[in-house]
Parts: sequence; structure tokens; C1' cells
RNA sequence: GGUAGCUCAAUUGGCAGAGCAUCUCGCUAAGAACGAGAUUGUUGCGGGUUCGAGUCCCGCCCCUAG
Repeated sequence: GGUAGCUCAAUUGGCAGAGCAUCUCGCUAAGAACGAGAUUGUUGCGGGUUCGAGUCCCGCCCCUAG
């Protein structure tokens, strides 16, 4: 350090987001590009604290660096 298929956010606890990708439609002879719209998640696993946990605490697993 582990959060969407990928790259990363989440303002020191208060409704989980962005870009890319994907899908649909428009455009085209057909594609690409462009435009409009839509779908995205057991936040690594298991417990604890709390009205409320991605965030705090404990154990475990995995990755990177020293």
C1' cells in the first nucleotide's frame, strides 16, 4: 500500500466518486473520431469500537520499497 475491468480520489468517522474502458443511440456505405445517454463496487479476509467505519483498534493474507 490493497477501493469499479484499469489508473487513482474520498478534505484527519456522516449518502463511495473521477478519468479511461464497456454497453446503447446519433453520425458514416462501413469503421475510427466526435456528440448524447446508461451500467458499474460484499472498499483484501475475519472480528471489535461507534448512532454511524473506506477512514479508528486487533488478528490474518497478499504486493512494493528499505